[in-house]
Context: one part of a larger RNA
RNA sequence: AUUGAACGCUGGCGGCAGGCUUAACACAUGCAAGUCGAGCGGUAACAGGAGAAGCUUGCUCCUUGCUGACGAGCGGCGGACGGGUGAGUAAUACUUAGGAAUCUGCCCAGUAGUGGGGGAUAGCUCGGGGAAACUCGAAUUAAUACCGCAUACACCCUACGGGGAAAAGGGGGCGCUUGCGCUCUCGCUAUUGGAUGAGCCUAAGUCGGAUUAGCUAGUUGGUGGGGUAAAGGCCUACCAAGGCGACGAUCUGUAGCUGGUCUGAGAGGAUGAUCAGCCACACCGGGACUGAGACACGGCCCGGACUCCUACGGGAGGCAGCAGUGGGGAAUAUUGGACAAUGGGGGCAACCCUGAUCCAGCCAUGCCGCGUGUGUGAAGAAGGCCUUUUGGUUGUAAAGCACUUUAAGCAGUGAAGAAGACUCUAUGGUUAAUACCCAUAGACGAUGACAUUAGCUGCAGAAUAAGCACCGGCUAACUCUGUGCCAGCAGCCGCGGUAAUACAGAGGGUGCAAGCGUUAAUC
Numbered sequence: 001a002u003u004g005a006a007c008g009c010u011g012g013c014g015g016c017a018g019g020c021u022u023a024a025c026a027c028a029u030g031c032a033a034g035u036c037g038a039g040c041g042g043u044a045a046c047a048g049g050a051g052a053a054g055c056u057u058g059c060u061c062c063u064u065g066c067u068g069a070c071g072a073g074c075g076g077c078g079g080a081c082g083g084g085u086g087a088g089u090a091a092u093a094c095u096u097a098g099g100a101a102u103c104u105g106c107c108c109a110g111u112a113g114u115g116g117g118g119g120a121u122a123g124c125u126c127g128g129g130g131a132a133a134c135u136c137g138a139a140u141u142a143a144u145a146c147c148g149c150a151u152a153c154a155c156c157c158u159a160c161g162g163g164g165a166a167a168a169g170g171g172g173g174c175g176c177u178u179g180c181g182c183u184c185u186c187g188c189u190a191u192u193g194g195a196u197g198a199g200c201c202u203a204a205g206u207c208g209g210a211u212u213a214g215c216u217a218g219u220u221g222g223u224g225g226g227g228u229a230a231a232g233g234c235c236u237a238c239c240a241a242g243g244c245g246a247c248g249a250u251c252u253g254u255a256g257c258u259g260g261u262c263u264g265a266g267a268g269g270a271u272g273a274u275c276a277g278c279c280a281c282a283c284c285g286g287g288a289c290u291g292a293g294a295c296a297c298g299g300c301c302c303g304g305a306c307u308c309c310u311a312c313g314g315g316a317g318g319c320a321g322c323a324g325u326g327g328g329g330a331a332u333a334u335u336g337g338a339c340a341a342u343g344g345g346g347g348c349a350a351c352c353c354u355g356a357u358c359c360a361g362c363c364a365u366g367c368c369g370c371g372u373g374u375g376u377g378a379a380g381a382a383g384g385c386c387u388u389u390u391g392g393u394u395g396u397a398a399a400g401c402a403c404u405u406u407a408a409g410c411a412g413u414g415a416a417g418a419a420g421a422c423u424c425u426a427u428g429g430u431u432a433a434u435a436c437c438c439a440u441a442g443a444c445g446a447u448g449a450c451a452u453u454a455g456c457u458g459c460a461g462a463a464u465a466a467g468c469a470c471c472g473g474c475u476a477a478c479u480c481u482g483u484g485c486c487a488g489c490a491g492c493c494g495c496g497g498u499a500a501u502a503c504a505g506a507g508g509g510u511g512c513a514a515g516c517g518u519u520a521a522u523c
Stems, first nucleotide, its partner, number of pairs: 001522003005519005012370006018363002020328001025326003029323003034077003039074002042070002046068003049064003053060003084281003094205006102198002107194008115149001117147002125138005155164003169186008207253003214244003219241008256278004260271004283304005306317004334360001336359003342356001343354004373403004383394004407464001409459005417450001423443007467512005472493003478507005488495002
């Protein structure tokens, strides 16, 4: 000088930050990932409309998906992001610089298409089993779910003859011949390029121990084969006998790495909280499935430990998400508000979801700022302390007088964070079209958790606001009383055995100040 600090005493306000460093210990409860009806069959609930019945003439009840909507279900996208933690990992990590044998949903640009068929299955209904979790059978139904066929500019394979492989529709408008045509838009298929993201390889750097000196059989290389999105002993069969090592292999201990942070004139040393990048993990161990992407925190399967339910046959669970609980500990916060903003997911959109995020609450944990009054005031008051008994000191300090009102308090006023989106109008584009849709411009009236916001104005009154450590030397600051090697102090030297500036108290002083000391740790 510094700290994610703790402890003791004390404590007025605000701004900005930070807040389980220990048990990767166990977790009650709530929330943290949904969304789309403009993909589908539909209609459990709610609200309208229509129809029927009853009467108490404004209610009850029934039917009807007709409409707004929508439980459950099929389907799509998302759930691989965001959030947490640092257990493992000394190199399958990280940092820096290169590389070639790769993939990439959504997005952007280009090219070519989107023809014609089929069979199922959830749901619903009926029936059965089970305490439950759940599950079985029958009949029936839809799709942007699934599967053939056709076509193939480009694409893939090729022995260069040839062979292989696609698709899905929805919504708005107009016209009518009411299921077709035209058009706009959102999609879908194949493929090229890009962007973004990811996988792989190489080199160098990256803590301690030699009281660890030899290590290695898929080991090192080759050939054939397999496998992967992709190079490769990645895997396998055969062949050869290699490969690493005092420039420290192997073994062992410790540890996430970096940008950075602290310190220091620097070189260096220490460190890796918050914030940002990368990695690893998700009760412990293993495994794959789906998918563009996972070997997947709030998915699945198996084994294990633990907890819970049970009708004893069998089931359920995973806070290292946000709060919160127990435990551990010197020690670390609310079971808060809102999606208003920023961002993310879904959706044409409206909108929905979002413990990400933005805010609020708690804590002097830190940094910074402000305040606890200002001026005047000598009878140098009283009281305290000291005293050579004269006085000295506390001390302009107080009182008194004259002022001020920051902050806190009360009342009023009051920005910015809000612009989009929506609706309307105009122009342009598209089009057969003045619809619809898209773009641009303008207008309109809305949308704030924070919030009793910030700021500003007024009101009253010195009113509501100072402590802590030290005073032998180092080291700024001295006397009295008590004690008597006792009680005690102490960072080092050392004080204390009858006048202790070193213990304890008091008066006085010194230093910092809403803090001050102590302890721990680093330079």